[in-house]
RNA sequence: UUCGGGAUAGUUAAAUGGUAUAACGCUGCACUGUUAAUGCAGUAUUCCAGGUUCGAGUCCUGGUCCCGAAG
Repeated sequence: UUCGGGAUAGUUAAAUGGUAUAACGCUGCACUGUUAAUGCAGUAUUCCAGGUUCGAGUCCUGGUCCCGAAG
């Protein structure tokens, strides 16, 4: 320099253009001799800037960062 892949909750990952979801975590309550475990409730997320669309995590353009391949 060229090509490919990726960026979503504190972490790891889902999501046919139509209510952003789960597990773990965290907080509260219950349970108990105490902790842990268990049960119930709650908490918090789409990398940045534009565009298309009635509607974008998803499609298009540019950018930033990470991983890989070629030279």
Predicted 3D model of a 71-nucleotide RNA (transfer RNA) from a Patescibacteria group bacterium. RNAcentral holds the sequence, with entries from ENA. The prediction has a mean pLDDT of 81. Rfam family: tRNA. It is annotated as a transfer RNA. From the family's description: Transfer RNA (tRNA) molecules are approximately 80 nucleotides in length. The organism belongs to Bacteria candidate phyla, within Bacteria.